Predicted 3D model of a 543-nucleotide part of an RNA (large-subunit ribosomal RNA, domain I) from a Lachnospiraceae bacterium. Model confidence (mean pLDDT): 84 of 100.

[in-house]
Context: one part of a larger RNA
RNA sequence: AGCGCAGGGUGGAUGCCUUGGCACUGAGAGCCGAUGAAAGACGUGAUAAGCUGCGAAAAGCCAUGGGGAGGUGCAAAUGACCAUUGAUCCAUGGAUAUCUGAAUGGGGAAACCUACAUGAGCAUACCUCAUGUGGCCUGUACUGAAUCCAUAGGUGCAGGCCGGGAACCCGGUGAACUGAAACAUCUAAGUAGCCGGAGGAAGAGAAAGAAAAUAUUCGAUUUCCAAAGUAGCGGCGAGCGAAAUGGAAAGAGCCCAAACCGGUGUGCGUGCACACCGGGGUUCGGACUGCAUGACUGAUCCACGAUCCCAGCAGAACGGUACUGGAAAGACCGGCGGUAAAGGGUGAGAGCCCCGUAAGCGAAGGGAGAAGGGACAGGGCAGUAUCCAGAGUACUACGAGACACGAGAAACCUUGUAGGAAUGAGCGGGGACCACCCCGUAAGGCUAAAUACUACUCAGUGACCGAUAGAGCAUAGUACUGUGAAGGAAAGGUGAAAAGGACCCCGGGAGGGGAGUGAAAGAGAACCUGAAACCCUGUGUUU
Numbered sequence: 001a002g003c004g005c006a007g008g009g010u011g012g013a014u015g016c017c018u019u020g021g022c023a024c025u026g027a028g029a030g031c032c033g034a035u036g037a038a039a040g041a042c043g044u045g046a047u048a049a050g051c052u053g054c055g056a057a058a059a060g061c062c063a064u065g066g067g068g069a070g071g072u073g074c075a076a077a078u079g080a081c082c083a084u085u086g087a088u089c090c091a092u093g094g095a096u097a098u099c100u101g102a103a104u105g106g107g108g109a110a111a112c113c114u115a116c117a118u119g120a121g122c123a124u125a126c127c128u129c130a131u132g133u134g135g136c137c138u139g140u141a142c143u144g145a146a147u148c149c150a151u152a153g154g155u156g157c158a159g160g161c162c163g164g165g166a167a168c169c170c171g172g173u174g175a176a177c178u179g180a181a182a183c184a185u186c187u188a189a190g191u192a193g194c195c196g197g198a199g200g201a202a203g204a205g206a207a208a209g210a211a212a213a214u215a216u217u218c219g220a221u222u223u224c225c226a227a228a229g230u231a232g233c234g235g236c237g238a239g240c241g242a243a244a245u246g247g248a249a250a251g252a253g254c255c256c257a258a259a260c261c262g263g264u265g266u267g268c269g270u271g272c273a274c275a276c277c278g279g280g281g282u283u284c285g286g287a288c289u290g291c292a293u294g295a296c297u298g299a300u301c302c303a304c305g306a307u308c309c310c311a312g313c314a315g316a317a318c319g320g321u322a323c324u325g326g327a328a329a330g331a332c333c334g335g336c337g338g339u340a341a342a343g344g345g346u347g348a349g350a351g352c353c354c355c356g357u358a359a360g361c362g363a364a365g366g367g368a369g370a371a372g373g374g375a376c377a378g379g380g381c382a383g384u385a386u387c388c389a390g391a392g393u394a395c396u397a398c399g400a401g402a403c404a405c406g407a408g409a410a411a412c413c414u415u416g417u418a419g420g421a422a423u424g425a426g427c428g429g430g431g432a433c434c435a436c437c438c439c440g441u442a443a444g445g446c447u448a449a450a451u452a453c454u455a456c457u458c459a460g461u462g463a464c465c466g467a468u469a470g471a472g473c474a475u476a477g478u479a480c481u482g483u484g485a486a487g488g489a490a491a492g493g494u495g496a497a498a499a500g501g502a503c504c505c506c507g508g509g510a511g512g513g514g515a516g517u518g519a520a521a522g523a524g525a526a527c528c529u530g531a532a533a534c535c536c537u538g539u540g541u542u543u
Stems, first nucleotide, its partner, number of pairs: 001542009015528001016493002020465002022462007029454002031164002039100003042055003046078001050074002061094006070082003105114003115133007134162010168199001169197005179186001183235001209218002222249005232240002253446003256390001260279009285388003288383004296378003300375003307368004312361002318334004323330001335352002343355003395419007405431001426441005480487002500527001503514004
């Protein structure tokens, strides 16, 4: 030194465990903010570095309700206190709430600097404290230039907006990689990104509709299933890709403008025009004329309030053993409850030990809120002479976009430029266009539900993970890296209980040997189990 055997060290795999995650289900909630948000800075404890809570009234103050013996958070120890005259704790309502931040008196390198007005402390000033002082928009009053009236402007008062938020939604803007086996039309995709805006949903929505074919039918929107990968579109390549209709969910329809009536005001050219307000009216039309005055309906407002939510209450039934063991919930013996054998804990497998579970009960206060009630609003029939029924609109040309549809035979929809109607005997549509026929009534507006999503709350589930897994985090956006935007870890387990090893010995200490605790210390904090690589010791054997 090699190969065995035995015993150790190192190391942290494996097994078991779970404080943490992941995915989903059912409910709830779906906004917060100038009454100062979200997010922070700095403070705040007897002692206090971090987290949590709170705010100079600072781990807290007040009230009400719950609760009933201990309490002063995580988090020990000491000290000092509080508490059956009801503390701590839980719920609801209130008070306080420094500084930054939309940040809003002005400034600013966020958490800082600095001012004016009024008031208070004072005998004025100084100083301290309190309140107010932002921009834009709307309304209103006063004031008021050049410039006579006026207007612009200014000032006061009142109201609104500003900023944040996970996804969902609407609008604006809008790629490329990629695919086409290259690439340019095309695709990816109206996706990602950026910007604006809203709500608990948003958007859409009560037909100038859809169809059908010479007869008529359906009757707002939205979502799902089918129609259907069909009809089509397409360097007819790659690919893109409907609708009618049928079935299902849900179901709701309304209001203006105008004609006409009444009122008020303005203008000037003095009898006209215009503006505003009230009534009227809204499409199987209406005004107008005649008759009638009711059934019913409501998405508006008001009070009431069943019920539910935000603390809780109560909740059945077991003992023994001289069995094993450190320990009984195991074993044995004998019982009991069950509308409760869900689950967790307790020194090993506990229906009956503890927390719970089934069934039941509960609110001073706060929140949600059905039915019913009241108010208010809407709401009838007939006739058809006259009047009304949304204009730079419809439409046309050119250029685009959007429609499943790439200019195509290309309608329909939107509109940049130019032109530019009709008036219900009108006008639009039925995929070029024309005729007939049918359907509808544009150029104003509102509209619940069925649908989408889950930052958040409650209850629960898992042929989901179990510490290189599961979230990046068993907590951490920490440590650390970067000028910065940003990137971003590792790290769990003594024991049932600290009973965490008094005391003695060696040693400078670290550490160890005894003793003691414990079931176990080969569980001693570098702590459950403790694999392999790697290292060492003893021994056998070979050289």